RNA sequence: GGGGCCAUAGCUCAGCUGGCAGAGCGCCGGUUUUGCAUACCGGAGGUCAGGGGUUCGACUCCCCUUGGCUCCAC
Numbered sequence: 001g002g003g004g005c006c007a008u009a010g011c012u013c014a015g016c017u018g019g020c021a022g023a024g025c026g027c028c029g030g031u032u033u034u035g036c037a038u039a040c041c042g043g044a045g046g047u048c049a050g051g052g053g054u055u056c057g058a059c060u061c062c063c064c065u066u067g068g069c070u071c072c073a074c
Base pairs, nucleotide, nucleotide: 001072002071003070004069005068006067007066010025011024012023013022019056027043028042029041030040031039049065050064051063052062053061
């Protein structure tokens, strides 16, 4: 330098058939307990890596950039 894959909640990851952004764990509150844990109920938390484009509408499609992993070449 060229190719491929990945980037979504604090963590691990779903969601890409373009049409309300989700799960588990964690966190906060409540019930239960003398208290803790467990269990149950409820809640908060997101620039979907960044920018641009297409579209009535983009996490999803196209282009560029950044970062990570990997293969090839030097």